[in-house]
Context: one part of a larger RNA
RNA sequence: UUGGGUGUAAAGAGUCUAUAGGUGGCUUUUCAAGUCCACCGUCAAAUCCCUGGGCUCAACCCUGGACAGACGGUGGAAACUACCAAGCUGGAGUACGAUAGUGGUAGAGGGAAUUUCCGAUGGAGCGGUGCAAUGCGUAGAGAUUGGGAAGAACACCAACAGCGAAAGCACUCUACUGGUCCGAUAGUAACACUGAGAGACGAAAGCUAGGGGAGCAAAUGGGAUUAGAUACUCCAGUAGUCCUAGGCGUAAAUGAUGGAUACUAAGCGUUGCGCAUAUCGACCCGUGCAGUGCUAUAGCUAAACCGUCAAGUAUCUCGCCUUGGGAGUACGUUCGUAAGAAUGAAACUC
Numbered sequence: 001u002u003g004g005g006u007g008u009a010a011a012g013a014g015u016c017u018a019u020a021g022g023u024g025g026c027u028u029u030u031c032a033a034g035u036c037c038a039c040c041g042u043c044a045a046a047u048c049c050c051u052g053g054g055c056u057c058a059a060c061c062c063u064g065g066a067c068a069g070a071c072g073g074u075g076g077a078a079a080c081u082a083c084c085a086a087g088c089u090g091g092a093g094u095a096c097g098a099u100a101g102u103g104g105u106a107g108a109g110g111g112a113a114u115u116u117c118c119g120a121u122g123g124a125g126c127g128g129u130g131c132a133a134u135g136c137g138u139a140g141a142g143a144u145u146g147g148g149a150a151g152a153a154c155a156c157c158a159a160c161a162g163c164g165a166a167a168g169c170a171c172u173c174u175a176c177u178g179g180u181c182c183g184a185u186a187g188u189a190a191c192a193c194u195g196a197g198a199g200a201c202g203a204a205a206g207c208u209a210g211g212g213g214a215g216c217a218a219a220u221g222g223g224a225u226u227a228g229a230u231a232c233u234c235c236a237g238u239a240g241u242c243c244u245a246g247g248c249g250u251a252a253a254u255g256a257u258g259g260a261u262a263c264u265a266a267g268c269g270u271u272g273c274g275c276a277u278a279u280c281g282a283c284c285c286g287u288g289c290a291g292u293g294c295u296a297u298a299g300c301u302a303a304a305c306c307g308u309c310a311a312g313u314a315u316c317u318c319g320c321c322u323u324g325g326g327a328g329u330a331c332g333u334u335c336g337u338a339a340g341a342a343u344g345a346a347a348c349u350c
Stems, first nucleotide, its partner, number of pairs: 004321003008303001012318001014201004021194003025088004033081002035077009049065002052062003091191001092188001094186002096183002103177007110154001114150008125136002162169002207246005215241002220236004258317006266295010299306001324349002332343004
C1' cells in the first nucleotide's frame, strides 16, 4: 500500500464555518480527453514457462514458441465519465404568511432565604456529635420582634418537556438580534454534499489587571476519632466561586455512535405547525410534515443489544486504528505570562 475495521474489544477530531481537493439530479445536442474495438511498430540477448533435441540420466547446454502485459501511431464506435451548447424541476436556496421556544447580547425591576448592623422584649444557655470537645454567651448569646445594608442564587410551575452547532440555556419586563419548523403560491435553475490545511466558538479549574465578597469553601489552624490519622466527623477559615477586559483551549467535551442522501413491518405516547370532521367549549376520533421517548418484526451483532432518530440495506466524503508496556513519555518545533497544550518517536521488554 492492499485488505479489514472504528457504541462497549485499538480506533469518530469537543462543535461548527469554509478554501483546495474528492463526489454529484433529469432531458437533448457537440466533441472524442478517459473508455472500448481493429490493425501496425516497439518493449536487445540471457532468465522464467511450454515443445523438441544433445551430454549414459540429471543439473547444464541448444532449437523453436509464447503467456501476461506496457508504450507509441493510424482508422473506427459513442452507451457511460469529462467537455460544449440549450433546456427541466423531485435537490438547494430566495420572496410571502403564520406559530412555538429557559437561542444570544444589553438594560431595568422583584420577592423569599442567608449573613451582618442598629433598636425593643427577655434572662442562661446556645451550637454541635455515634459520644463529645474546640467555638459563641451575663461586656446579655440563642429565641421573638421593628428597621437598615450587602452579595449570590432564582422554590412551586417542571415534564423520558423546549431551544441551541457544541459548550450550554429557567424569577419578571423591555430593546436589539440568530436559527429551526409549518403552509399555499411566485420566481432562480444544480447554485449541491463532504471538507486536508485555515478560521470561529468552546464546561469547570487555574492565570493577568481592576472591582466585589453574603453564603459555600481547596489551602491552613484548632477539637475529636485512632496504634498513628498529614483522612472520614466537628468549629473556624484564605484563595476561589460573582462582575468587567484579556488569556488558556482542555473534560467520562458521552449517544463512549463524524457528516450528507435514499430505501426497509407494525403498535403506544409526547412537542410544534397544518388538513378533515365535529362542538357553546375543553376534550375525543382520523390524517400530513418536522422533532422527541417506549415496545417490537425483518435484518445485523462476539454477545448483551440496536432496530425508520439503525449499530439494517446501499452510495459519497473526511478523521482515526493496526498486540501490551515503555508513552501521550523523550527530543525538536509551534502556541502560552505561567500552568501547560498541540504535534509525537525509539532503544529495551513481554
Small-subunit ribosomal RNA, central domain from Allium fistulosum, 350 nucleotides, folded computationally. The RNAcentral record of the full RNA draws on SILVA. NCBI's taxonomy places the organism under Eukaryota, Embryophyta, Petrosaviidae, Allioideae, Allium.